Predicted 3D model of a 71-nucleotide RNA (transfer RNA) from Puia sp. It matches the Rfam family "tRNA". The family's RNA type in Rfam is transfer RNA. RNAcentral holds the sequence, with entries from ENA and MGnify. The same sequence occurs in records of 2 taxa. Taxonomically the source falls in Puia (Bacteria, Pseudomonadati, Bacteroidota, Chitinophagales).
């Protein structure tokens, strides 16, 4: 400087354009002498900006960050 991946919950991660799910955390409670485990219930999220669309995590530009050819 050019190309191609890839960015979802605090972590690792699903999701044919019809609106996000599990685990795992973290918090209540039940269980127990107390704790672990384990059972119920709850909190937490689609890198940023725009377009196209009735409708976008999805397509489409550009901009961040990370990796990876080339030069």
């Nucleotide at each position: 400087u050019g190309g191609c991946u890839u960015a979802u919950a605090g972590u690792u991660u699903a999701a044919u354009g019809g609106a996000a799910g599990a685990a795992u955390c973290c918090u209540g409670u039940g269980c127990u002498a107390c704790g672990a485990a384990c059972g119920c219930a709850g909190g937490g999220g689609u890198a940023g900006a725009a377009g196209u669309u009735c409708g976008a995590c999805u397509c489409u530009u550009c901009u961040u960050a990370a990796g990876c050819c080339a030069g």